[in-house]
């Protein structure tokens, strides 16, 4: 230099152009227990707000579209192969 794959909450990891983050871990609270472990239930991206609620958020920037994590373009980073 060329080709292919990838970059998503705190972490792992899903998502056919149609509620972004399923599911798991972690953590918090609760149940159970004399107490704890295990187990079970609920919650668990960020910011603002007393709350109701609002805004933002898929590596960065732009484009297409009513609608983009997903399609297109440029760039950055990681992995593998080729030269």
């Nucleotide at each position: 230099g060329c080709u292919g794959g990838g970059g998503u909450g705190u972490c792992g990891g899903a998502a056919u152009g149609g509620u972004a983050g399923a599911c798991g871990a972690u953590c918090a609270c609760g149940a159970c227990u004399c107490a704890a472990a295990a187990u079970c239930g609920u919650g668990u991206g960020g910011c603002c707000g007393u709350a109701a609620g609002g805004c933002c958020g898929u590596g960065a920037g732009g484009g297409u579209u009513c609608a983009a994590g997903u399609c297109c373009c440029u760039c950055c980073c990681c992995c593998a192969g080729c030269a």
Transfer RNA from Candidatus Kaiserbacteria bacterium RIFCSPLOWO2_01_FULL_51_21, 83 nucleotides, folded computationally. The prediction has a mean pLDDT of 82.